[in-house]
About this RNA:
A computed fold for a 65-nucleotide RNA from Penaeus vannamei, annotated as transfer RNA. It matches the Rfam family "tRNA". Rfam classes the family as a transfer RNA. The coordinates come from a structure-prediction model, not an experiment, and the mean pLDDT is 81.

Parts: sequence; C1' cells; structure tokens
RNA sequence: UCUGUGGUGUAACGGUUAGCACGAUGGUCUUUAAAACCGUAGACCCGGGUUCGAUUCCCGGCAGA
Repeated sequence: UCUGUGGUGUAACGGUUAGCACGAUGGUCUUUAAAACCGUAGACCCGGGUUCGAUUCCCGGCAGA
C1' cells in the first nucleotide's frame, strides 16, 4: 500500500428481500445412477463514528498478500 461477502469463487450509485456460478440438499424423471427440470438452506472479519439510512464513507483493531 492492497484485500477481507454463504462451503468455494465472485458482484453490488449510500436506499435491492445482499445477486450470480460451482457445491450441498429436497422433489420430478429413471429399473438404479448420471444428466435435465423445479424448489430449499446458507454470507457482509470485529468494534466504534458519520448519516434519515452503511456491504459501501471515516477511525481503530484483527487476519492475509
């Protein structure tokens, strides 16, 4: 100096139900499995501050490069 977001990777003008992909899981289908299709669960590193409102801006800490 830069980075920190589901299990993993990656988005998000200060106002979205925090999105997408992979993965997990339930169902349909199938003799079974896979594939395909339809669902479900799961995340903002921690503590303060500014603001009507913070993942986003500021300060400190922690971790990584």